[in-house]
Context: one part of a larger RNA
RNA sequence: UGACGGGGACCCGCACAAGCGGUGGAUGAUGUGGUUUAAUUCGAUGCAACGCGAAAAACCUUACCCACCUUUGACAUGUACGGAAUCCUUUAGAGAUAGAGGAGUGCUCGAAAGAGAGCCGUAACACAGGUGCUGCAUGGCUGUCGUCAGCUCGUGUCGUGAGAUGUUGGGUUAAGUCCCGCAACGAGCGCAACCCUUGUCAUUAGUUGCUACGAAAGGGCACUCUAAUGAGACUGCCGGUGACAAACCGGAGGAAGGUGGGGAUGACGUCAAGUCCUCAUGGCCCUUAUAGGUGGGGCUACACACGUGCUACAAUGGUGGUGACAAUGGGUUAAUCCCCAAAAGCCAUCUCAGUUCGGAUUGUCGCCUGCAACUCGGCGGCAUGAAGUCGGAAUCGCUAGUAAUCGCGUAACAGCAUGACGCGGUGAAUACGUUCCCGGGCCUUGUACA
Numbered sequence: 001u002g003a004c005g006g007g008g009a010c011c012c013g014c015a016c017a018a019g020c021g022g023u024g025g026a027u028g029a030u031g032u033g034g035u036u037u038a039a040u041u042c043g044a045u046g047c048a049a050c051g052c053g054a055a056a057a058a059c060c061u062u063a064c065c066c067a068c069c070u071u072u073g074a075c076a077u078g079u080a081c082g083g084a085a086u087c088c089u090u091u092a093g094a095g096a097u098a099g100a101g102g103a104g105u106g107c108u109c110g111a112a113a114g115a116g117a118g119c120c121g122u123a124a125c126a127c128a129g130g131u132g133c134u135g136c137a138u139g140g141c142u143g144u145c146g147u148c149a150g151c152u153c154g155u156g157u158c159g160u161g162a163g164a165u166g167u168u169g170g171g172u173u174a175a176g177u178c179c180c181g182c183a184a185c186g187a188g189c190g191c192a193a194c195c196c197u198u199g200u201c202a203u204u205a206g207u208u209g210c211u212a213c214g215a216a217a218g219g220g221c222a223c224u225c226u227a228a229u230g231a232g233a234c235u236g237c238c239g240g241u242g243a244c245a246a247a248c249c250g251g252a253g254g255a256a257g258g259u260g261g262g263g264a265u266g267a268c269g270u271c272a273a274g275u276c277c278u279c280a281u282g283g284c285c286c287u288u289a290u291a292g293g294u295g296g297g298g299c300u301a302c303a304c305a306c307g308u309g310c311u312a313c314a315a316u317g318g319u320g321g322u323g324a325c326a327a328u329g330g331g332u333u334a335a336u337c338c339c340c341a342a343a344a345g346c347c348a349u350c351u352c353a354g355u356u357c358g359g360a361u362u363g364u365c366g367c368c369u370g371c372a373a374c375u376c377g378g379c380g381g382c383a384u385g386a387a388g389u390c391g392g393a394a395u396c397g398c399u400a401g402u403a404a405u406c407g408c409g410u411a412a413c414a415g416c417a418u419g420a421c422g423c424g425g426u427g428a429a430u431a432c433g434u435u436c437c438c439g440g441g442c443c444u445u446g447u448a449c450a
Base pairs, nucleotide, nucleotide: 001450002449003447004446005445007444008443010441011440012439013438015434016433019398020397021396022395023394026311029308030307031306032305033304034302035301042053043052064297065296066295067294068293069292070291073127077126078125079123080122081121082120083119086103087102088101089100090099091098092097107116108115109114129286130285132284133283134282138280139279140275141274142273143271145269150189151188152187153186154185155184156165157164158163169180170179171178195263196262197261198260200231201230202229203228204227205226206225209221210220211219213218234257237251238250239249240248241247313391317350318349319348320347321346322345329339330338331337357388362383363382364381365380366379367378368377404426405425406424407423408422409421410420
C1' cells in the first nucleotide's frame, strides 16, 4: 500500500421489512445430470451452466454409429495430354457409383493454319482437407462485479524509502454531482449532457387517411393520422430552511417538475471466466485416413435426480348463446388491396361432486406439409377419461400503466412453439422504516496474510 475481520462509524440497492403473485406437491413440455446404447456428436457447470450455443435434429442439418464406396480428392493454385460445353436413352445397385449407346460442335482473335478464355476428362506431383488437440500459446467477440461511482496522470510539496498528498475534512447529490475549506494546483477516462423513443402544442404538407357537408358523384383539410421543422422544463418564479454557498422542503403556473418515463451507451480492472464447433490464428497430430461420398440408424433411449416454463386442482368458475373495442408486424398480383383478438359486458344453465372441474393416456377415422411422418411431425372428429381438492423444509419475481391477467404479431421455417423477441387490452396492493440477512461504496481501526 492492499486484502481480510462473527472490529467500528456513515450511505445505497426489491437487500430486508410492508404487500401481490409464483416455484417447491400433480400431469405433460423442454434443458441438464445419471444410467443405457453400435451411437445416444460436441460445448456450457455457484451467483455469471441447465426453454443455454440451437431464430426450428423425420432426410438434409450432423459433427456421432453401422454398412457400402473414393484416394490429387467435395474445394484452391500450378504442369502435361485429350475433348466444346451440354443433353438424351439404357443396364446393375439401397444409393453413392460403375458400364454401354446416341445427339452435339458454341464464344474471342485470325484470310487460313492455328491460338486464347471458360468448361469437362485423364496422369504424376507440389498440395488440398480435418467441427482432430491445446481458450493455460493467441486475436476478435462475450459474460460478470455494475450503469456500481469509481480509476488514474503531470507538475509541486512531504517522507531515507516503499509511498503519501491531490481523491481526505464540513455539507449536499442518483453520481469523485456541486459548494465551502485545505500543500496543493491542474488534467484525463468514467458520471451528467449531446443520440433514439414516448408524453403537449404550433407551423408546413393532405393521399390510399379524415368527415364540421352530401344519397352518391363531388366538396373540404377543422379533427384522427402520417412526417419534417420548431417551441417547451431550466430549480426558471414565489415562500421557508441552510454557512450569505451548494442544495433541500413546500407552492404557483403548466401536457409534463426537479434525471418527466423507457432505451442505447458499460471507466481502470477482476475471474489463466466462456468460446480453437462462427471466424481468424501459433504449436502439435492424421494424410488409401482423424480426409471425402452415399443409404440406414442415432442426437427423440429411461428404475431415477435437478433447473426453467405450460395446464390445472374450479363457482371471482365451466359450458352454450349474444357481443363491441387494439397495437406492433407481415404479405403479394403494388391494388382507394389482404389478415386478424381474447378476457370484459348481457342472457341461460350447472349447484360443490373427483363433478358439465381437470385434461394426461389410449383406440379408431381423417386432414396438412413433404421423395418420405415406422423409429420421429403438426392438426381435427368420435370414444376413453389418469394424476390433481392449492402443495413440507426452502426459495423466486415485482414499487405503476409496474405486478397480475388476456389475447395478437414476428424471426428462423416445406411442416412443427407451452420457447425467444415484440405488441396492445383490463389493471392492483404496499413501502412504518434500516435492527437483522445478502451485495456494494466511503472513512477509520487491528493483523502471526501478500
Predicted 3D model of a 450-nucleotide part of an RNA (small-subunit ribosomal RNA, 3' major domain) from an uncultured bacterium. The coordinates come from a structure-prediction model, not an experiment, and the mean pLDDT is 81. The full RNA is in RNAcentral, with records from ENA.